[in-house]
A computed fold for an 87-nucleotide RNA from a soil metagenome, annotated as c-di-GMP-I riboswitch aptamer. The RNAcentral record of the sequence draws on MGnify. Its mean pLDDT, the model's own confidence on a scale to 100, is 89. Rfam family: c-di-GMP-I riboswitch aptamer. Its family is annotated with cyclic-di-GMP binding in the Gene Ontology. From the family's description: GEMM was predicted in a large-scale screen for bacterial structured RNA regulatory elements.

RNA sequence: GACAAGGGCAAACCCGGCGAAAGCCGGCGACGCAAAGCUACGAGGCUACAGCGCGAUGAAUCGCGCCAAGCUAGUCGGGCCGCCGAA
Numbered sequence: 001g002a003c004a005a006g007g008g009c010a011a012a013c014c015c016g017g018c019g020a021a022a023g024c025c026g027g028c029g030a031c032g033c034a035a036a037g038c039u040a041c042g043a044g045g046c047u048a049c050a051g052c053g054c055g056a057u058g059a060a061u062c063g064c065g066c067c068a069a070g071c072u073a074g075u076c077g078g079g080c081c082g083c084c085g086a087a
Base pairs, nucleotide, nucleotide: 001084008033009032014027015026016025017024018023031074037080038079039078041077042076043075044072045071046070051066052065053064054063055062056061
C1' cells in the first nucleotide's frame, strides 16, 4: 500500500460439541480484513461458577449488588513473526 501478482483469513445465521456464563472448538457459509498471523503486557468491553454483602426466610431455596483468577487479539494500543513490490 496499487482497479498489480500469487494467494491467505473467515463475520452473522444454522448444525454438532465443551463451558455456570461470557465465549471457545469443528462443519457449513462469507460480512468483511494489508496482518482479521501469533501474543492477555496496558486500556476498554463481556460474563459471575466460586466468594463476600443485603433481602425474602426459622431453614432449604431464590433474588439483588460487588467482584476475574474466566473471556474478548474481528475494540484500541504494545511486543514478536510474515507474502508481494507500483506511485